[in-house]
RNA sequence: GAUAAAGGCAAACCGUCCGUGAGGGCGGGACGCAAAGCCACGGAGCUCCCGAGUCGGAGCCAGCCGGGUUGCCGAA
Numbered sequence: 001g002a003u004a005a006a007g008g009c010a011a012a013c014c015g016u017c018c019g020u021g022a023g024g025g026c027g028g029g030a031c032g033c034a035a036a037g038c039c040a041c042g043g044a045g046c047u048c049c050c051g052a053g054u055c056g057g058a059g060c061c062a063g064c065c066g067g068g069u070u071g072c073c074g075a076a
Base pairs, nucleotide, nucleotide: 001073008033009032013028014027015026016025017024018023031063037069038068039067041066042065043064045060046059047058048057049056
């Protein structure tokens, strides 16, 4: 980051399985993505526990933002 080339990923939804749950795996399916590869470090959001609450603890989420790190191509 282009009217390039080769490709890649896969939202919602559906089926199925796991989980208290947020959500995740697999298959179908494509809304989109120049990192929509990976990382839970800092925020945001969400779930659970304690149970008036506060405080606290445990988790989810990378396709919310920031950050770290790795990768394909090469016009301006």